[in-house]
Context: one part of a larger RNA
Formats: sequence, C1' cells, structure tokens
RNA sequence: UUGGGCGUAAAGCGUCCCUAGGCGGUUUUAAAAGUUUAAUCUUAAAGACCUUGGCUCAACCAAGGGAGAGGAUUAGAUACUUUAAGACUAGAGGUCGGAAGAAGCGAGCGGAACUGCCGGUGUAGUAGUGAUAUGCGUUAAUAUCGGCAGGAACACCAAUAGCGAAGGCAGCUCGCGAGUACGAACCUGACGCUCAUAGGACGAAAGCGUGGGUAGCGAAUGGGGUUAGAUAUCCCAGUAGUCCACGCUGUAAACGAUGGGUACUAGGCAUUGGAGGCUCGACCCCUUCAGUGUCGUAAGCUAACGCGUUAAGUACCCCGCCUGGGAAGUACGGCCGCAAGGCUAAAACUC
Repeated sequence: UUGGGCGUAAAGCGUCCCUAGGCGGUUUUAAAAGUUUAAUCUUAAAGACCUUGGCUCAACCAAGGGAGAGGAUUAGAUACUUUAAGACUAGAGGUCGGAAGAAGCGAGCGGAACUGCCGGUGUAGUAGUGAUAUGCGUUAAUAUCGGCAGGAACACCAAUAGCGAAGGCAGCUCGCGAGUACGAACCUGACGCUCAUAGGACGAAAGCGUGGGUAGCGAAUGGGGUUAGAUAUCCCAGUAGUCCACGCUGUAAACGAUGGGUACUAGGCAUUGGAGGCUCGACCCCUUCAGUGUCGUAAGCUAACGCGUUAAGUACCCCGCCUGGGAAGUACGGCCGCAAGGCUAAAACUC
C1' cells in the first nucleotide's frame, strides 16, 4: 500500500461557526469532459500464450499466428456523473400564530442559616474525640432573648423533569437579548451536508496579573493527639484561595469513555412541549410531531458485556483518529503563554 478498525481491547478533536476541498433533491433541453463502442497508427526484436517444425526426447532453437493492455487520432452512443440554460417543491431558509424553558447578560429586592459586635437573663463550664489533649471561658464563655453589621449560598417546590453546541445553568422581580419545538402551507426556490496539519469563537475546577472583598469553608502553615516514626488519617486554629471587576491561562474520567448529516428497519410503558379528534366545556381516552427515559425482540449486530427507531442494526456522504508494551505524551525544534505550562511530536535502548 491493499485491507481492517475507533462504547469497554490502540483509536471520536472539549464544543460550535466557517474558508478551500469532498459529496449533493425532482425534471426538460443542449454539449459530449468523465464513461462507452468501432476503426487506424504506435508501444523494436527477444520473452509470455497457441500451432507446427529442427537437434534420438527435453531443455534449447526456428517459423507462423493471435490476444490483452497503455498512448494518440478519427467517427459514433448519451443511461449515469459533469457543464450550460430553464422549470419544480418533498431538502434548506423565511413569514405568521399561539407556546414551554435553572439558556445568556445587566440591575434591584427577599427570607432562613452563619459569624462578628452591642445590650438583657444566667453561672461554670464549653468544645472536641475511639479516648484524650491543644483551644475557648469568672476581663462572664457555652445556653437563651432582642438589636445592628457583613459576606456567601439559595431549604421546600425538585423530578428517572427542563434549557443550552459543549463547558454548564436553580430564591424573586424587571430590563436587554439568543436559540428551540409545534401549527398554518403564505413566500424564496437546492440557497444543502461535512469540513483541512486555513481561520475564528466559547470553554469546569485549579492557577496567574491588577484592584477590591472576605461570613463560612479551607491547600500551605502552627499547635494537640495517634504512632516505632506520622512531613498523613482525627482534633484546635488558620494564610492563599473560594466571591466581584477587568485581563490571561486553554486543560479534565471536558464521558454517552459512543464525531456530524440523511434515509430505512416490531413494539410496550413512563414523561416534557405543541397540535388535532372526542366533549356543551374540562378531565380521561385516541391520533400525530418534536424531545427525554426505560424494557425488550419480530429482527439485526457484538469477542463478550451489551446496543437495540435517542443503534453499537442496514446503507450512503464528509471530517478526525488508531497500527505491540515501555522509554513518552517525554527529548529536540517550532508556535503560544507573565509564569505555571499548553499544542505539535520522535529516537536510541529494552521486553
């Protein structure tokens, strides 16, 4: 390379947008580039194949014949692909209608709890543990009542629920603003899908810079305890951090360990949103579209586990990735970063 793969064995980029590229709905006409048919020329001879002959056979040699394949030219074919022109509406997009939602951003407000401070009551303990001790407390703690202040997070509702591309999103109200499903079948008329080692944006936690803030928690650190030791586990404290603004970092078991799109292939049950039927109306029930789950074959797939209309089934299109373990996601180089480090990414050697 041919080929085989990527849920768990190596392998799906963290996610999205998008350029080049690849692929692309129905139909008419034309062209004839791909495709295809024929003829001619050429691809030296030898060799290979077929027939016949010469060395006693064979190897070897000689003569004749034919095919295939590549290239060129000419003349045709037009189903498919392509190109050009035109048409269509099933894809895609828009419009209108009512709808759901913890999507996002900004502002304001609320109650419970906690800690601190002030005041009242009250007196000797409290806290903590397996047990202790350090700690706190007669300068009045813990407990309890009232007030004030502060920061962070939002019990119940709450769900196997919802929304978002992913990360993620939850007290309430208002403002801004994005996406989605459904229904109508009104408009455009293939405008689509996927996307590079082209580019861009977002991206948990921790971390970094500058400035704030700091109630609780709490790396580091100190003390106590345990222990042979105890740089831990347990306890008492506690700095950074956790919070906010702006900027950076760009990684995660960023997981469904499952890339995206389209079509097809039994169902049952549950649930969210929309529409329709039934009904005087609502509920129930039935139908249907979109989502979220679960159980499972009638199948099918899988090494098994399991997956199973939300596929890991059956197919097509596009992208990414894998090729024994270790060395190693390391070295070197390059790019990025304030740094920490990130991205790209080997080999010797060894089993």
Predicted 3D model of a 351-nucleotide part of an RNA (small-subunit ribosomal RNA, central domain) from a marine sediment metagenome.
RNAcentral holds the full RNA, with entries from MGnify.
Rfam family: Bacterial small subunit ribosomal RNA.
The prediction has a mean pLDDT of 84.